[in-house]
Context: one part of a larger RNA
Molecule: large-subunit ribosomal RNA, half A
Organism: Plesiomonas shigelloides
């Protein structure tokens, strides 16, 4: 370590509950608000953080009513009150009602900031009340240019503003994605969304209508007409009307005419009031009759009824036994029901409590209803050429728009532009127009019902959810958290009947625990019901250390065990056997294609309509309602409702006509019909429309957020150590006539150099890449007086803005930001779609296709139904058409040899004719030849038909539902394409696989053998086998191989080997071999230097002696010479040599990890090959035996018999489970669901029974009805694993020694090391918000620890006349009264206001806390005002103020150098205190610290500036001016300003090292206390933007001075006494406190910044201070 048991942890499923959701019903109500509204901030309790509630009268305050004993809210305690004089409590009506906010006195960064007026209170500051917005409307008042007048202005009174419910209504704008298989006209859609506006609804409405019946009779809406008529790239689509049937049901009023009063001028007209009048014919008027009385309705009061908003009466069992902690359960008696709804009560209660049915009630406030009573309201009828009946209108063109109608024959309706009538003897209208007929009267208004919605109240209902469900929220949720902002948004329920929440002991620093004790249970302990699983572990029985693995099956020995249970048993299991997972896609996956770490739980064919097929129930030439309407036991409910549908009659383009009709001249002949079967519900398949099985874009449009990031740009402000070079200009000198020039100097430019700080500047290398950092380090680089960088406030917005330009940049997003919405956009595309069992069961092809991986239609497939024949398929026979293989060369064409030969060409010859030829060569002849587009010729098979026989037994066909299929693959033949390549590509015929398991082929979808119902330790075979792995022959019998060939391969090569043919020597001795011979002419001749058989040539290759013996077949040699060879002879003594065909075999023959080219072993008269017999193995086939099941046939109702039964898309068919109604009939505390386990049941999905947990509910049967079954969607959410005790633990130096303490590297103290030192010190601004300080803790943060913290609790702490901001100013830039423009919304702006970054503006020094501090405190100062007061003035003014007006002033750039001066520094034999070491010196030339003071005030200065004073005139400074400006005369020569700083004095103060002295919680605390100079250096600070110089020409108001114009009775010098108003003010501030997600090596504006070397703010090293950075 596995496998099983048994306890446990972890976790949060399951199970059951439910306070909370959702969805309908029914009635109410349907707005609130300047009498301050929705929403908010802040407050308010004895004690109070939150949420309810409430407003300084503050969980409340008054008064009517109900109610009846306890209250002080969730929310427990403690104090402490309230209450029978009636409290808490419920209702009605009433009072307060802070500050925001339409927000309204003015202004604002909401909840804050300053005001005026008028009362009333204070000495006064100051406090109370009230009013003080804008717009419009009416009225008044005043009142410009301008005489009346008008605008303006004031006032008064009234009334608007604003928000909601994401509803629903009307109106003004108005998209796109979508569909059209693209796409523009359409459509999506007048949608979505924006804006404006009502009202409880809204809108519409009383005919210039409909229509065509001589009809109806205001408007809505609903059924139905009807997916009809229409309209349409005539395409997707789009769509009525009327007429019927219902629900409601209501009508009036004005202009005119005409009378009558009145008013005005412009003297004949208009206007105002009343009367009168309102219609398709009617009114006026006029004249001539009738009537004479009163309705309907409108308005207003409103008795009385009903009814809401607290409430009360309200029937039976305080039954009895029994389990049990507990009774409402069981058993057993009884009683009410107008009540047996619902909830509670320890388990399931008509009779316990609440309540229910039924009755009764309201002081007060409302609502609906209305008697009643008053006011308004009214005549008829006939004549009449009298008057009147709605003008820029009808209408017409032109351009649109709306209507179902898309511009069309396009009417009716609206109007943007032009044009423009009639007047009842008149007009419109009937779908172009016109006539005639009908109907109607615009150009004026109002009007309930019936319809929509639904934030709110009340009450009911659910085959609606039950904590991953249902609201996005069941708990303090639109909470926390994310985001700059719009905006987006979680998770989280349960103790127990009651807290009876565990005194006490006991072990720990604690946490936690163990006892005891409650309790029916503590495995109900609060992390609390129940408590599955993934994952951790403890314990045990078996197994386990030579074994190779999808872990399972199947055999199977041993050991242990015994609650569906001693048995066909459990549990483990040595050993054998067989065996590449699951979905998904595919031709084809173990696949190294694709998804999954595991587990739980959620997670996908639904719903309405509408069609159309089949079931199946009613009726049936008929079926049936719809909306309504009554009714009720209230639900698939019952009646009534026949409007409308659909059948029953077709045919035709139509008029027609009709069982017929059309076509036709037709009586004919064909199309099409007729000779019945519908309907209407429910239930199931498919389709269409809709999001339509489900998750998934990239986009596109609308409407907002958003320039703290960044580009630009405007407004104000800051920075830039330090060296270096040396333009112009001037000057001097030198030259010239003069110049120019040239030298020296002086001078200090510059997108100049070098280099620090700074720089979104980032070269180049590394590092780092799950980092320290979503971009950075470290080292080297670039610029650094500029087109340079930066801060703070602003502008510019997405169809867009910015851009020194890169498609950059607009908040870690940019070829078009983000976010919310259209929206479930579309998706011929990819992934996923959950139980079970039977039955058949494809296709991967044609043909169209902007099609090609889609899609329609045929083909194949299932499933009902007809339909039984000249059906259908096969065999075998016949009979046929045909032009392939083959085959040929007669055609077409291609080509071989050879003859022949026109003709050409070469030679010869030439005046011509010719001649020739070893050249070419057509056509002929002849030999041997090819051909998918050649045929004199021609098959097999196929195909087509025919009658008979045989097998099949409807397999055909027809019709009518639902389909999948259109990516194939390989092998075998026949072709192409290709290179007679390809696991290539296309076709054509068959097979497999695809959808096929088995057996063989080592092992291997497509090869060979065979097609799996199921079981059996039975039997026979295919294929292929049989020595052993590994079932069967080491078989028979006859040969072959020697190569392990068998067990990889060509040309090509070979005396291997078997067998066959022919053929040639051979007893007259052959083949070999061994012995001898191979000789002469002659060294043949020629050549040669030689050439003698043998370098080469020639040949008639001669002859000779021989048994043979070549002018020679090889070796040799300079030539020769040798040795051979053919020949020959003996010995031997029988077979020997060629050639051709064939069987088997040799070489040929080289790869990479490792034998590796028989599966392996290993085989050689085989275990290899060939032949040929016999036996046996061998599969899910075949058989046997036994079980299901399916169709058929027969009996005849359960049996036979026969056939069958692999299986993917896919089609049928029957079931199982799971929630929930419904009814019946059960179980349960003597335990119910749910959970663990368990050997039983069934064919499956699944059902039982028992035991253990559990503590309240559930089953079964039959019918309904679903949010109805998961393993997979890179699925969602939660939970645990693995990787792992691994990576990492974020720059840097620490040791020691005490302290604290349960515990020390890490916390405190000390001493020692080291760090930083233009910072890692100090200040301060944004920005944070209590992190600042005590004291306490240690659970959690703290990258280790932790006593310790910026962490947890508690408590405490920020003091201002002068600092900062407001009560003061303006810049950009922002609001913005009138006003302008604009479909709205709004956009721009005058006046006028906000608005610092800037301008103005009084305080300094010391000390003090645990924690302020220029704030408190001493001490000295200054600013505004206010009193006293010297002194001045006091009646129209020369006391004194003095503008909101005039003037000046405030008031402004860079750059440079040189002065003065200070802050600072150094040094000292200066002074003042200490110190005394030791190594040469050592009380001295030595060491070590210190050595210091402000504002104010009073003088006065280095320097700079500028004329300055007085007087006259003066058309400008919008009006005055004595001021500015302008001019003139004159007087002074220096006066006047400005000014750092020094000096005195504030200072007889303060401050001060060390020491001392007291006191001490040992931390410190208080008192006392010295010197206090000189020199040298010296800024970037200040004089001062003052001076040169440049050119880029360098804010505005306020303030202040000063004029007058006015105001004026008071003013007020010095002192001296008072008064001073809201906010900030801790703390961190290069950072552990801010922006980066983090105690994060990154970023963060300004100031001060010592010393030694140094040119320096560089760099090293130091001081002061700071730190040693959490493993």
């Nucleotide at each position: 370590g596995g496998c099983g048991u048994a306890c446990g942890g972890u976790g949060a499923a399951u199970g059951c509950c439910u306070u909370g959701g959702c969805a309908u019903c029914a009635a109410g109500a349907g707005c609130c608000g300047a009498u301050g509204a929705a929403g908010g901030a802040c407050g308010u309790g004895a004690u109070a953080a939150g949420c309810u509630g409430c407003g300084a009268u503050a969980a409340g305050c008054u008064u009517c009513g109900g109610g009846u004993a306890g209250g002080c809210g969730c929310a427990a305690a403690u104090a402490g009150c309230c209450u029978g004089a009636g409290a808490u409590c419920c209702g009605g009506a009433g009072a307060u009602c802070u500050c925001c906010g339409a927000a309204u006195g003015a202004g604002g960064a909401a909840a804050c900031u300053c005001a005026c007026a008028u009362g009333g209170g204070u000495a006064a500051c100051c406090c109370c009340a009230u009013g003080u917005a804008u717009c419009c409307a009416u009225a008044a008042g005043u009142g410009a240019a301008u005489a009346c007048a008008u605008a303006g202005c004031u006032u008064a009174u009234g009334g608007a503003g604003g928000g909601a419910a994401c509803a629903c209504c009307u109106a003004g704008g108005g998209a796109a994605c979508u569909g059209a298989a693209a796409c523009a006209u359409c459509u999506a859609a007048g949608u979505a969304c924006c804006u404006a506006g009502a009202g409880g609804a809204a809108g519409a409405g009383a005919a210039a209508g409909a229509a065509a019946a001589a009809u109806c009779g205001a408007u809505u809406u609903u059924c139905u007409u009807a997916g009809u008529a229409g309209c349409g790239g005539c395409g997707a689509g789009c769509g009525a009307a009327a007429a019927g049937g219902a629900a409601a049901g209501a009508g009036c009023c004005c202009a005119a005419a005409c009378c009558a009063g009145g008013a005005a001028c412009u003297u004949g007209u208009u206007c105002c009031u009343g009367g009168g009048g309102u219609u398709g014919u009617g009114g006026a008027u006029a004249c001539a009759g009738c009537a004479u009385a009163a309705a309907a309705g409108u308005u207003a009061u409103g008795a009385g009824u009903u009814u809401g908003u607290a409430a009360c009466c309200g029937a039976a069992a305080a039954g009895a036994g029994u389990u049990g902690g507990a009774a409402a359960g069981c058993u057993c008696u009884a009683c009410c029901g107008u009540a047996g709804g619902g909830g509670g009560u320890a388990a399931u209660a008509g009779u316990c409590c609440u309540g229910u049915a039924g009755g009764u009630a309201a002081a007060a406030c409302g609502a609906a209803u209305g008697a009643a009573u008053a006011a308004c309201g009214a005549g008829u009828u006939g004549u009449a050429a009298u008057c009147c009946a709605g003008a820029g209108u009808a209408c017409c063109a032109c351009g649109a728009g709306a209507c179902a109608c898309g511009u069309g024959a396009a009417a009716c309706c609206u109007u943007g532009u032009g044009g423009g009538a009639a007047g009842c003897a008149g007009g419109g209208a009937g779908g172009a127009c016109c006539a005639c007929c009908u109907c109607c009267c615009a150009a004026g208004g109002c009007u309930a019902a019936a319809u929509a919605c639904u934030a709110c109240u009340u009450g009911a209902u659910g085959a609606c959810c039950g904590a991953u469900a249902g609201u996005g929220a069941a708990g303090c949720a639109g909470u926390a958290c994310c985001g700059u902002g719009a905006g987006g948004g979680a998770a989280a329920g349960g103790u127990g009947a009651a807290a009876a929440g565990a005194a006490c002991c006991c072990c720990g620093g604690g946490a936690g625990g163990g006892g005891a004790g409650u309790g029916a249970a503590a495995u109900a302990g609060a992390a609390c019901c129940u408590g599955a699983a993934a994952c951790c572990g403890u314990a045990u029985g078996c197994c386990u250390a030579c074994a190779a693995c999808c872990g399972a099956u199947c055999a199977a020995a041993g050991c242990g065990c015994c609650u569906u249970a001693u048995g066909u048993g459990c549990g483990u299991g040595a050993u054998g056997a067989u065996g590449u997972g699951c979905u998904u896609u595919u031709u084809g996956u173990a696949g190294a294609a694709c998804g999954a770490g595991c587990c739980a739980a959620c997670g996908a064919g639904u719903u309405a309509c509408g069609g159309u097929a089949u079931g199946u129930a009613g009726c049936g030439a008929g079926g049936u309602u719809a909306a309504g309407u009554a009714c009720u036991u209230a639900a698939g409910g019952u009646a009534c409702g026949g409007a409308g549908c659909c059948g029953a009659a077709g045919g035709g383009a139509a008029a027609c006509c009709g069982a017929g009709u059309c076509u036709g001249a037709a009586u004919a002949g064909g199309g099409c019909g007729a000779c019945u079967a519908g309907u209407u519900g429910c239930a199931u398949g498919c389709c269409g429309u809709a999001g339509a099985c489900c998750c998934g874009a990239a986009a596109c449009c609308g409407g907002g957020u958003g320039a703290c990031c960044u580009a630009u740009c405007c407004a104000u402000g800051a920075g830039c150590a330090g060296g270096u070079u040396g333009a112009a200009g001037c000057g001097a000198a030198g030259g010239u006539a003069a110049a120019a020039c040239u030298u020296c100097g002086u001078g200090g430019a510059g997108g100049a150099c070098c280099g620090a700080a700074c720089c979104a500047c980032g070269u180049u290398a590394c590092u780092g890449u799950u980092g320290a950092a979503a971009a950075a380090g470290u080292a080297u680089g670039g610029g650094a007086u500029g087109a340079c960088u930066u801060g703070u406030g602003g502008a510019u917005a997405g169809c867009g803005g910015a851009g020194a330009a890169a498609u950059u940049c607009c908040a870690a997003u940019c070829g078009a930001a983000c976010u919310c919405g259209g929206a479930u956009a579309u998706a011929g595309c990819u992934g996923g779609u959950u139980c079970u069992c039977c039955c058949c069961g494809a296709a991967a092809u044609a043909g169209c296709u902007u099609u090609a991986g889609g899609g329609c239609u045929a083909g194949c497939g299932u499933c009902g139904g007809a339909c039984a024949a000249u059906u259908g398929a096969g065999u075998a026979c016949u009979g046929g058409a045909g032009g392939u293989a083959g085959a040929g060369c007669a055609c077409u064409g291609a080509a071989u040899g050879g003859g022949c030969u026109a003709g050409g060409g070469g030679g010869c010859a030439u005046a011509g004719c010719g001649c020739u030829u070893a050249c070419c060569g057509a056509a002929c002849c002849u030999u041997a030849u090819c051909a998918a587009a050649c045929u004199c010729c021609g098959a097999a098979u196929g195909c087509c038909a025919g009658a008979u026989a045989c097998u099949u037994g409807u397999a055909c066909u027809c019709c009518g539902g639902c389909a999948g299929u259109c990516a194939g693959a390989c092998u075998a033949c026949g072709a192409g394409u290709g290179a007679u390549a390809a696991g290539a590509c296309c076709c054509g015929u068959g097979g497999u696989c695809a959808a096929a398991a088995g057996g063989g082929a080592a092992a291997c979808a497509g090869c060979c053998c065979a097609g799996a119902u199921c079981g059996u330790c039975a039997g026979c075979u295919a294929a292929g086998g049989u020595c052993c792995c590994a079932a069967a022959g080491u078989g028979u019998a006859a040969g072959u191989u020697a190569a392990g060939u068998g067990g990889g391969a060509a040309a090509g090569g070979a005396u291997g080997u078997g067998g066959g043919a022919u053929u040639u020597c051979u007893a007259a001795g052959a083949c070999a071999a061994c012995u001898a011979g191979g000789a002469u002419g002659u060294u043949g001749g020629c050549u040669u230097a030689g050439a003698a058989g043998c370098a080469g040539c020639c040949a008639c290759u001669c002859a000779u002696u021989u048994a043979a013996a070549g002018a020679g077949u090889g070796c040799g040699u300079a030539a020769u010479a040798g040795c051979u060879c053919a020949c020959u002879a003996g010995u031997c003594g029988a077979g020997a040599g060629a050639u051709c065909c064939u069987g088997c075999g040799c070489c040929g023959a080289a790869a990479a990890u490792g034998u590796a080219a028989c599966g392996g072993g290993g085989c050689u008269a085989a275990a290899a090959c060939u032949u040929a017999c016999c036996a046996c193995c061998g599969a899910a086939g075949c058989u046997a035996c036994g079980g299901a099941a399916u169709u058929g046939u027969a009996u005849u109702u359960a049996u036979a018999c026969a056939a069958u039964u692999g299986g993917u898309a896919g089609g049928g068919g029957a079931g199982c489970g799971u929630c929930g109604u419904a009814a019946u009939c059960g179980g349960g505390c003597u335990g119910a669901a749910g959970u663990c386990g368990u050997a039983c049941c069934g064919u499956a999905a699944g059902g039982a029974g028992c035991g253990g947990u559990g503590g309240a509910c559930u089953g079964a049967u039959u019918a309904c009805g679903a949010g109805u079954g998961a393993g997979a969607a890179u699925g969602u959410u939660g939970g645990c694993a693995u990787u792992a005790g691994u990576a990492g633990c974020g720059a840097g130096a620490u040791g020691u020694g005490g302290g604290u303490g349960a515990g020390a590297a890490u916390c405190c103290c000390a001493c020692a090391g080291g760090c930083c030192g233009a910072a890692a010190a100090c200040c301060u601004a944004a920005g944070g918000u209590u992190u600042c300080c005590u004291c306490a803790g240690g659970a959690a943060g703290g990258c280790u620890c932790g006593u310790c913290c910026g962490c947890u609790g508690a408590g405490g702490g920020u003091u201002a006349g002068u600092c900062g901001g407001g009560a003061c100013c303006u810049a950009a830039g922002c609001u913005g009264a009138g006003g302008c423009c604009g479909a709205a919304a709004g956009g721009c702006g005058u006046a006028a206001g906000c608005g610092a970054u800037g301008g103005a503006c009084a305080a300094c020094u010391g000390g003090u806390u645990g924690a302020u501090a220029u704030u408190c405190c001493a001490g000295u100062a200054c600013c505004a005002c206010u009193a006293c007061a010297a002194u001045c003035g006091u009646u129209a003014u020369u006391a004194u103020c003095g503008a909101u007006g005039g003037u000046g002033u405030g008031a402004c750039g860079c750059a440079g150098g040189a002065g003065g001066a200070u802050a600072g520094g150094a040094u000292a034999u200066g002074c003042u205190a200490g110190c005394u070491g030791u190594u040469g010196g050592u009380u001295a030339u030595g060491c070590u610290a210190g050595u210091c003071u402000a504002a104010g005030c009073g003088u006065u200065u280095a320097g700079g500036g500028a004329g300055u004073c007085a007087g006259g005139a003066u058309a400008g400074g919008c009006a005055a001016a004595u001021c500015c400006g302008u001019u003139c005369u004159g007087g002074c020569a220096a006066u006047u300003c400005u000014g750092a700083g020094a000096c005195g004095u504030g200072a007889u103060g303060g401050g001060g090292a060390a020491g001392g002295u007291u006191c001490u919680a040992c931390g410190g605390a208080a008192c006392c206390g010295a010197a206090g100079u000189a020199u040298c250096u010296g800024a970037u600070u200040c004089c001062a933007c003052g001076c040169u110089g440049c050119c880029g020409a360098g804010a505005a108001a306020a303030g202040c001075a000063u004029c007058u114009a006015g105001a004026g009775a008071g003013a007020g010098a010095a002192g001296u006494a008072g008064u001073g108003c809201c906010c900030g003010u801790a703390c961190c501030g290069c950072a552990a406190a801010c922006c980066g997600a983090c105690a994060c090596a990154g970023g963060u504006a300004g100031g001060u910044g010592a010393g030694g070397a140094g040119a320096g703010a560089a760099u090293c090293c130091u001081a002061a201070g700071g730190c040693c950075g959490g493993c």